Overview: Predicted 3D model of a 345-nucleotide part of an RNA (small-subunit ribosomal RNA, central domain) from an uncultured bacterium. The full RNA is in RNAcentral, with records from ENA.
[in-house]
Context: one part of a larger RNA
RNA sequence: UUGGGUUUAAAGGGUGCGUAGGCGGUCAGGUAAGUUAGAGGUGAAAAACCGUUGCUCAACGACGGUCCUGCCUCUAAUACUGUCUGGCUAGAGAAUGGUAGCUGUGGGCGGAAUGUGUGGUGUAGCGGUGAAAUGCUUAGAGAUCACACAGAACACCGAUUGCGAAGGCAGCUCACAAAGCCAUAUCUGACGCUGAGGCACGAAAGCGUGGGGAUCAAACAGGAUUAGAUACCUGGUAGUCCACGCUGUAAACGAUGAUAGCUCGUUGCCGGCGAUAGACAGUCGGUGACUUAGCGAAAGCGUUAAGCUAUCCACCUGGGGAGUACGCCGGCAACGGUGAAACUC
Numbered sequence: 001u002u003g004g005g006u007u008u009a010a011a012g013g014g015u016g017c018g019u020a021g022g023c024g025g026u027c028a029g030g031u032a033a034g035u036u037a038g039a040g041g042u043g044a045a046a047a048a049c050c051g052u053u054g055c056u057c058a059a060c061g062a063c064g065g066u067c068c069u070g071c072c073u074c075u076a077a078u079a080c081u082g083u084c085u086g087g088c089u090a091g092a093g094a095a096u097g098g099u100a101g102c103u104g105u106g107g108g109c110g111g112a113a114u115g116u117g118u119g120g121u122g123u124a125g126c127g128g129u130g131a132a133a134u135g136c137u138u139a140g141a142g143a144u145c146a147c148a149c150a151g152a153a154c155a156c157c158g159a160u161u162g163c164g165a166a167g168g169c170a171g172c173u174c175a176c177a178a179a180g181c182c183a184u185a186u187c188u189g190a191c192g193c194u195g196a197g198g199c200a201c202g203a204a205a206g207c208g209u210g211g212g213g214a215u216c217a218a219a220c221a222g223g224a225u226u227a228g229a230u231a232c233c234u235g236g237u238a239g240u241c242c243a244c245g246c247u248g249u250a251a252a253c254g255a256u257g258a259u260a261g262c263u264c265g266u267u268g269c270c271g272g273c274g275a276u277a278g279a280c281a282g283u284c285g286g287u288g289a290c291u292u293a294g295c296g297a298a299a300g301c302g303u304u305a306a307g308c309u310a311u312c313c314a315c316c317u318g319g320g321g322a323g324u325a326c327g328c329c330g331g332c333a334a335c336g337g338u339g340a341a342a343c344u345c
Base pairs, nucleotide, nucleotide: 004316005315006314007299008298012313014201015200016199017198021194022193023192025088026087027086028085029084030083031082033081034080035077036076037075038074039073040072041071042070048066049065050064051063052062053061054060091191092188093187094186095184096183097182098181099180103177104176105175106174107173108172109171110154114150115149116148117147118146119145120144121143125136126135162169163168206246207245208244209243210242211241216239220235221234222233223232257312258311259310260309261308262307265290266289267288268287269286270285271284272283273282294301295300318345319344320343327338328337329336330335
């Protein structure tokens, strides 16, 4: 390279929007670029292949044919692709009317718990462990009651639930904003799909500036245990929270890219629609369990496919060396992105 793959063996980009590009519904007509057919020109010779033949054979040589799979021009065909013109409505979008939601941003409010402060009651312990000690406490702790303050998180409901592109999202309420689903079939008339680069978003930790600091708690200190004791216990700083900016990574997982079509059934849940017919069903969207065919190395998957197809993107090619070195790009830094080789098995 041809090809084969990507749930778990190497391999799906963390997610979306979208540029170029690739691909693209249905009908009619024009064109004839791709495509197909015929003709002409050209495609040097040698070489190669086939045949015949010359050196006694062969190597080598000669002659004839084939080949040179191509390119150009002309003529013709018009199914498919392209292109142009005009239609269509099944894709896509819009409109109108409903509808559910822990979807986002900003504000307001609430109770429980925790800690602290003040005061009351009250007295000798509290706390912690395998056992202890450090620690707190007669300057009155712990317990308990009242009041006040602070910060953070929202028990029950709660689910096999819901929403979001992903990360993620949960007390109540208001405002603003966005997306979805259903019904109607009113409008547009292929406006679509994917998407290299690019742009945006992106848990936790971390970083910068300024706030905040209740709880928990890396580091650290002390107390124990022990061979050691970075584990255990008592404390405790960054951090955890907020605003603005940066970082850009995760087992960012369904370890499963996006879109579209096709392919048995059973059963639960969520959101719509529909309906009086005298039955349990129907229909659209989502979310679970089991399973047919089929697939799979198996585990398993199975209309939410890992089945059967199509289009586009990303990625893989033995283990280690190594996600390292070097270079470049990004970052305040930490570090991130891209990403080898020698050598070795």